[in-house]
Molecule: Fluoride riboswitch aptamer (crcB RNA motif)
Organism: Tepidanaerobacteraceae bacterium
RNA sequence: AUGAAAUGCGGUGAUGGAGCUCACCAUAAAAGCAGAAUGCUGAUGGCUCCUGCUGUAAU
Repeated sequence: AUGAAAUGCGGUGAUGGAGCUCACCAUAAAAGCAGAAUGCUGAUGGCUCCUGCUGUAAU
């Protein structure tokens, strides 16, 4: 320098997608809170961007 073979590069974090980062899980991690009736927050685990929803204001 070239060729061949084998193995690995997984998933999850209460409502969508992507990048970075943190934690957790090996069939588990996960599946929000309060409460009598019922009510409340949020598209993130955290940061940023996009999409959707809600409120206010301006054009």